[in-house]
RNA sequence: AGAGUUUGAUCCUGGCUCAGGAUGAACGCUAGCUACAGGCUUAACACAUGCAAGUCGAGGGGAAACGACAUCGAAAGCUUGCUUUUGAUGGGCGUCGACCGGCGCACGGGUGAGUAACGCGUAUCCAACCUGCCCACCACUUGGGGAUAACCUUGCGAAAGUAAGACUAAUACCCAAUGAUAUCUCUAGAAGACAUCUGAAAGAGAUUAAAGAUUUAUCGGUGAUGGAUGGGGAUGCGUCUGAUUAGCUUGUUGGCGGGGUAACGGCCCACCAAGGCAACGAUCAGUAGGGGUUCUGAGAGGAAGGUCCCCCACAUUGGAACUGAGACACGGUCCAAACUCCUACGGGAGGCAGCAGUGAGGAAUAUUGGUAAUGGGCGAGAGCCUGAACCAGCCAAGUAGCGUGCAGGAAGACGGCCCUAUGGGUUGUAAACUGCUUUUAUAAGGGAAUAAAGUGAGUCUCGUGAGACUUUUUGCAUGUACCUUAUGAAUAAGGACCGGCUAAUUCCGUGCCAGCAGCCGCGGUAAUACGUAGGUGGCGAGCGUUGUCCGGAAUUAUUGGGCGUAAAGGGAGCGCAGGCGGGAAGGUAAGUCUAUCUUAAAAGUGCGGGGCUCAACCCCGUGAGGGGAUGGAAACUAUCCUUCUUGAGUGCAGGAGAGGAAAGCGGAAUUCCUAGUGUAGCGGUGAAAUGCGUAGAUAUUAGGAGGAACACCAGUGGCGAAGGCGGCUUUCUGGACUGUAACUGACGCUGAGGCUCGAAAGCGUGGGGAGCGAACAGGAUUAGAUACCCUGGUAGUCCACGCCGUAAACGAUGAAUGCUAGGUGUAGGAGGUAUCGACCCCUUCUGUGCCGGAGUUAACGCAAUAAGCAUUCCGCCUGGGGAGUACGGCCGCAAGGCUGAAACUCAAAGGAAUUGACGGGGGCCCGCACAAGCGGUGGAGUAUGUGGUUUAAUUCGACGCAACGCGAAGAACCUUACCAGGGCUUGACAUUGAGUGAAAGGACAAGAGAUUGUCCCCUCUCUUCGGAGACACGAAAACAGGUGGUGCAUGGCUGUCGUCAGCUCGUGUCGUGAGAUGUUGGGUUAAGUCCCGCAACGAGCGCAACCCCUAUCCUUUGUUGCCAGCACGUUAUGGUGGGAACUCAAAGGAGACUGCCGCGGACAACGCGGAGGAAGGCGGGGAUGACGUCAAGUCAUCAUGCCCCUUAUGUCCUGGGCUACACACGUACUACAACGGGAUGGACAGAGAGCAGCGAAGCCGCGAGGCCAAGCGAACCCCAUAAACCAUCUCCCAGUUCGGAUUGCAGGCUGCAACCCGCCUGCAUGAAGUUGGAAUCGCUAGUAAUCGCAGGUCAGCAUACUGCGGUGAAUACGUUCCCGGGCCUUGUACACACCGCCCGUCACACCACGGAAGUCAUUCACACCCGAAGCCGGCAGGCUAACCUUUUGGAGGCAGCCGUCUAAGGUGGGGGCGAUGACUGGGGUGAAGUCGUAACAAGGUA
Repeated sequence: AGAGUUUGAUCCUGGCUCAGGAUGAACGCUAGCUACAGGCUUAACACAUGCAAGUCGAGGGGAAACGACAUCGAAAGCUUGCUUUUGAUGGGCGUCGACCGGCGCACGGGUGAGUAACGCGUAUCCAACCUGCCCACCACUUGGGGAUAACCUUGCGAAAGUAAGACUAAUACCCAAUGAUAUCUCUAGAAGACAUCUGAAAGAGAUUAAAGAUUUAUCGGUGAUGGAUGGGGAUGCGUCUGAUUAGCUUGUUGGCGGGGUAACGGCCCACCAAGGCAACGAUCAGUAGGGGUUCUGAGAGGAAGGUCCCCCACAUUGGAACUGAGACACGGUCCAAACUCCUACGGGAGGCAGCAGUGAGGAAUAUUGGUAAUGGGCGAGAGCCUGAACCAGCCAAGUAGCGUGCAGGAAGACGGCCCUAUGGGUUGUAAACUGCUUUUAUAAGGGAAUAAAGUGAGUCUCGUGAGACUUUUUGCAUGUACCUUAUGAAUAAGGACCGGCUAAUUCCGUGCCAGCAGCCGCGGUAAUACGUAGGUGGCGAGCGUUGUCCGGAAUUAUUGGGCGUAAAGGGAGCGCAGGCGGGAAGGUAAGUCUAUCUUAAAAGUGCGGGGCUCAACCCCGUGAGGGGAUGGAAACUAUCCUUCUUGAGUGCAGGAGAGGAAAGCGGAAUUCCUAGUGUAGCGGUGAAAUGCGUAGAUAUUAGGAGGAACACCAGUGGCGAAGGCGGCUUUCUGGACUGUAACUGACGCUGAGGCUCGAAAGCGUGGGGAGCGAACAGGAUUAGAUACCCUGGUAGUCCACGCCGUAAACGAUGAAUGCUAGGUGUAGGAGGUAUCGACCCCUUCUGUGCCGGAGUUAACGCAAUAAGCAUUCCGCCUGGGGAGUACGGCCGCAAGGCUGAAACUCAAAGGAAUUGACGGGGGCCCGCACAAGCGGUGGAGUAUGUGGUUUAAUUCGACGCAACGCGAAGAACCUUACCAGGGCUUGACAUUGAGUGAAAGGACAAGAGAUUGUCCCCUCUCUUCGGAGACACGAAAACAGGUGGUGCAUGGCUGUCGUCAGCUCGUGUCGUGAGAUGUUGGGUUAAGUCCCGCAACGAGCGCAACCCCUAUCCUUUGUUGCCAGCACGUUAUGGUGGGAACUCAAAGGAGACUGCCGCGGACAACGCGGAGGAAGGCGGGGAUGACGUCAAGUCAUCAUGCCCCUUAUGUCCUGGGCUACACACGUACUACAACGGGAUGGACAGAGAGCAGCGAAGCCGCGAGGCCAAGCGAACCCCAUAAACCAUCUCCCAGUUCGGAUUGCAGGCUGCAACCCGCCUGCAUGAAGUUGGAAUCGCUAGUAAUCGCAGGUCAGCAUACUGCGGUGAAUACGUUCCCGGGCCUUGUACACACCGCCCGUCACACCACGGAAGUCAUUCACACCCGAAGCCGGCAGGCUAACCUUUUGGAGGCAGCCGUCUAAGGUGGGGGCGAUGACUGGGGUGAAGUCGUAACAAGGUA
């Protein structure tokens, strides 16, 4: 410090997620030791038991208990005067329960419920206060009195407790005296920063104190003064969230006078006034103890407040006071309430949020331990008490430290359900083994510090107090830390991870299952992602998971973000508050800067040291931060004052304008009415129909009525703040602009709330209503059509007045000011030059447009009218959906508007640009693509393939083009993979193989055959004689075998787009980038073919060419081919001699290149025409198939991974099936006839095949064919007569002399075998069919059409396929349309790429939310009732020790009663919040549901 995730890829915006640190944690697995620190975060829930506050006898009366002693008894033992036991007596002694009294109990300890507050923090103040114990100092401590508890007696009560009588003491209580520097009154008035002012000194008057104890030295007591400590009060500033809480307040705000308090104060009361707080957030609601500090962070910040320290609050809940220096009191009192316990039912007791501990709650938090020190209380002291405190116990809950060995050791061991290419690799120096060490552990021994100090005793100094020394005693932790010795590697390693982020991988199992997952995402048979295992990497007595906080997140942005299109500018203006504000001079010093002082507790953090063996930890020192006060500075901001004119405004002089409001006027057009002319249609549409019209429409002429809107001018022209404004005239009126520089002198900008304006639609009332026209009706369209189209048509549109207050109210761009290159239009002014004048030209101001540089931007773009550079103010944004929804509030007549969430859900949603693909987008171009033609298919019969059906089986594959006469270039058996039945199991086939031997062949028998049996025949080849080879049988195994699965695991091969012209690369350049450029553009071509241009220059795969056939010629060679000339011969034939000319055969060459001419074109490429030429612009044909697409086809050609079968899914055999047949489709053949059929005669090919072959001639047969047999392994022989064609005859338009299916009979051929199921022949039979609906196919020249021939397969079987030649056309204007393709461009929400994407209702399931008659809980204040305890106030009567008294009484007190206040409680109506609720509403999510197709392309109606 960043990373992953939106896309095919890119940049940006933006969310989600991760890596880090932390924790009072919890959970899972695991666990050796030590030190330090920590340990109910939940129920401020309830608590058994024990302990947590006592102490003082030197305050007192006393003596219940214990002890000593003394005295007197008794008993026992016996050493008979001792011991022991026991009783009584003695407060005389040590002491001491209970009691009176003093001090303490208000500290210490716990908890965080309440509290948003002067509670806390910080700073200041009290001239408005108190302070026990303590310190200093002054003065005093006199004289009296009456009671009371304990104890005793008598009662009541279960108990707790309580009553009465009698006795008694005090440092308890009371009275008096004395008394001031105390308090009060009066006089007085120094001083003080302020002050209705406060008030020192001084003087006068009044009032008020006390206690003794023990033994000689102290401790006490009272009144002052001062201090210290602790508290009380006041104030400034700071201190969470919500405005869907906007108004709150009546003791409220202030005053006068009282009361009360330690003290100020409405703290309380009477009266008077009507104030006080609040947008700088009052009130209300929610939440919360605050701080020092802690965590995180670079910091600024954010979050937290456990342990420790400070403050506050509380003590079961609520209220109240008493005592006291201090409390409204955790272990005190009273009352009320709830709960628990005891009870004799009458009454009582209690308060762990002290320490332990229990239950409950919870994911979760410890021992009913000890007492030396430290601190505290009491005490003269010894001492006692102290769950404070210090130690120990439990817990990996944290931090830190240590260890579980170290060194050597390769046969690189064994074992691995580890891997493997089977060679090996890895675990791995790891182990074994050898040597060494002993922290720790175990055992044994030694053994601290913490004790400073105090006590007792003694000594000394000194002497009111105190100090020093010697000695004695006091230790929980602890026989601990630590040290020494012994033994022996001995006692000690796990957890999570290994797809990317993120360091670290292999096998097996599983098969969208089981499961994983922080995000992206893995898993559907080869999972580095699930579950094991082996191995690796990282941590380590821990490791992971979960929760929470900060960080990363600049993702709330002060530091440090944004708002044209990503979320985001208010619809517009005016304007109060607020914020900000021009030039100059001077003053002040609030902000600002600086120095000093002060505060900022300690702990903590930073820095420097030190102590525990180190560290954590602890100790010492020093810094740092914020506040306050005082002094100084004066640039900037502020403020005061003076001044200026440039900002702003006014005046004067002008011109422009659909600016606004009202009134009047005008013409054109539509419609309607009346009348005329006139006749059959009009109207409307893609086409129609509804509609109108013979009752006279439409059309046309004239007249009239009425409403609405204002053609041309008209313009990215004008005006207005925006919305918006358009005929003409008049009236009223707002603003802007230009010129001038007379006036004012910063008067300005912005603007939360507020006010006003605000299109269309809509609403209310009243008018008006021509046209248009939601709703509605009808007609069409359509699968439907509640739409688009058509015919009608109501609200509305118009006017007046009043509401509404929203729009894609848009420049998707708030307002204002200044600055920053240019160019060019246009509108309104002004000036200059020039001129007689008008133009032209130049300059300048204001508005409105375009282009464009810098700059800016994610890019697109913006660019003086900024989205540039700056300043000021306002508004707004913070992932998508839910949702601009719900609830609440405000506004509205309503419709609705403004404000405006959450639960839940997703990992994206989005912007700009890129490359493709696509479009019922555009442009250009091509192709038998259309068109123009010719011939077909679709109808018939047959053949053949497919689907379907059937079947035991009808084996399998191929399915738009690109499956269907396809694999199959040929299923009777075989083939054959299918079915039935019968057989075999190391196998039909391959390798190894102990061993044996021939095997084969022939015959016979059984059987359907496979197979089995018998007989015959006989014993292979080579040899160095050892053996070897081939063949056959063969136990045992390894293995064979599979046309079984997966073409979506594959190789190879193939189809297709497409013989379409495309597909790319290197370097350079442009772009942030994906990418672009090149390859686009202008021409041209069959072509990315070529030329020109160009930030491109080159290159590759394709195109073309090179190859083959063919068209012409030449050369060479001439047999089996040829025969012109010469010769011979034949009825005839290159038959023969011969020839080498020609044809031909096959080898090699030539030829064609826009080469030549003309024209066009850009002087190009190229095109058009011509000449010559056998051929002319690629001459014709073939082979040749770029990058890629279709998970295209093939596991059944072959090969092959994985899976599956193994007496069967293998193999052999016989028979059957693949040939079935209501039907449907494809491809062909033959036809329907006269361009023909039949008959007779006659002519002309090419290319092929042939020895298990072709088979001549001859003979036989009507024929298929047969017999015999020559020739030929073929330019020789043969298949082999080519047919259409030509000539002649016949048929005469018919189901025929067309057509030949079907069927019968008789034959032929092949073959082991033609029944299922072959082909052919002859005779006979003679079906459908008379040119084929919608639709659809092929073909552009030697082509279509038509005619036959050959070949492969093959025993036989051809209408199929592959070739060959013969005859031989028609048409193409042209590119509008259909299909396919190429290039450029455009749009896109597509990228699995339009067979795409995607919306809404409905149905089903689940989830959260809203409404809802109500029901229930909780909370807040209010009104009224009742009113405990208690303080305060009052009081007739009652009771009453101290003092007074005239002895009667009084003063005072107590109980009681009454009143104000008041807790809890009750009643009532409200407000808030929550739970639940039949039913209901929308929302979200879900599997391949239903209906349509709204959006994305012109998305088919933008």